The RNA shown here (Glycine riboswitch aptamer) has 88 nucleotides and comes from Neisseriaceae bacterium TC5R-5. The coordinates come from a structure-prediction model, not an experiment, and the mean pLDDT is 75. It was read from a public genome assembly, where an Rfam model found it.
[in-house]
RNA sequence: ACGUUAUGCAGGAGAGUGUGGCGACUGAGCCACCGCCGAAGGCGCAAGUGCACCCGCAAUCGCUCAGGCAAAAGGACUGUAUUAUCGA
Repeated sequence: ACGUUAUGCAGGAGAGUGUGGCGACUGAGCCACCGCCGAAGGCGCAAGUGCACCCGCAAUCGCUCAGGCAAAAGGACUGUAUUAUCGA
């Protein structure tokens, strides 16, 4: 250097402010039921990938446990700045 971790800033999608009850009275809160979404996390297949194999790393693919379905918050990922680690 490459890789990996953490933090700040900027960008960042999808899907019912559903119905009923309780509560509140500025209110989007809690419980139940039905319908949906996938880009926190998790799980699974294994696409792919590190050097051919072994052996690893493994998805924006699938599942929807969790999470989410006006706003806010969160948000994979991208850019940028800094930090820690490995160390060609």